[in-house]
Context: one part of a larger RNA
RNA sequence: CUGGGCGUAAAGCGCACGUAGGCGGAUUGUUAAGUUAGAGGUGAAAGCCCAGGGCUCAACCCUGGAAUUGCCUUUGAUACUGGCAGUCUUGAGAUCGGGAGAGGUGAGUGGAAUUCCUAGUGUAGAGGUGAAAUUCGUAGAUAUUAGGAAGAACACCAGUGGCGAAGGCGGCUCACUGGCCCGAUUCUGACGCUGAGGUGCGAAAGCGUGGGGAGCAAACAGGAUUAGAUACCCUGGUAGUCCACGCUGUAAACGAUGGAUGCUAGUUGUCGGCAAGCAUGCUUGUCGGUGACGCAGCUAACGCCUUAAGCAUCCCGCCUGGGGAGUACGGUCGCAAGAUUAAAACUC
Repeated sequence: CUGGGCGUAAAGCGCACGUAGGCGGAUUGUUAAGUUAGAGGUGAAAGCCCAGGGCUCAACCCUGGAAUUGCCUUUGAUACUGGCAGUCUUGAGAUCGGGAGAGGUGAGUGGAAUUCCUAGUGUAGAGGUGAAAUUCGUAGAUAUUAGGAAGAACACCAGUGGCGAAGGCGGCUCACUGGCCCGAUUCUGACGCUGAGGUGCGAAAGCGUGGGGAGCAAACAGGAUUAGAUACCCUGGUAGUCCACGCUGUAAACGAUGGAUGCUAGUUGUCGGCAAGCAUGCUUGUCGGUGACGCAGCUAACGCCUUAAGCAUCCCGCCUGGGGAGUACGGUCGCAAGAUUAAAACUC
């Protein structure tokens, strides 16, 4: 190389956009590059292989054939692939009319709760735990009433409900804005799929500058527990959590399941459309999503099963015994933390 694989055994890039490349719908004509048939030239000899022969045999040697799977030239073939020219509408896109939604960004705004402050009532406890103590309180706490301030998060609705490529998104209102679905079947006419590099997005934590800081809370301090207790429990508490801008680029970034297209029994929920029927709020049908079960089939089993892990095609990524090691060195990126790319000796 061939070959085998990637839900859980090693293995799907966190996700998208997209360059090169690879692959690509129906049909007609043309060309003859790939493909294919014939012929010619060449493919040195020796060697290998086959047949025959010569040394008494063999090794060895001689003769002939085959082979040399290739390359070039030439004459044909035209199904398929490609090139060129034309046509088409089912793939793709556009148009028109509707629809649902925590999709995104910015601005404004609401109530409950927590904490703090001020004032009133009021008096000896409060808090916390398995039990306590640290802690707070006669300088008036806890409780309760009224007023004020601040920051953060949005109870109920809420749903294997919805939206988004993924990360993710949840009070309300407005502005700007992306995508999706259904119906009509009006237009373009293959404009498509994938995608090495590349570019962008990317939870939390972390970093830089400047704000903010109610609650919570790494670190830290104290009290307990304990043989000890650098913990679990308790009282405090700083970074951080929040905002703006910039960086980091990683996660069990998970459906541990790459993307696209076609095909292959059904049953039953639910979400968004559409159509028909009538009992006017139900039934049936249909398209798109999201669940449960299940036939064939697949699977080592578990299980998957029209949302496939079934049957096929195309493109990309990745795997090749365990440890050493996702480490060292080098490169690239980063302010740093580190990220990414990625071995070997040795050992079992």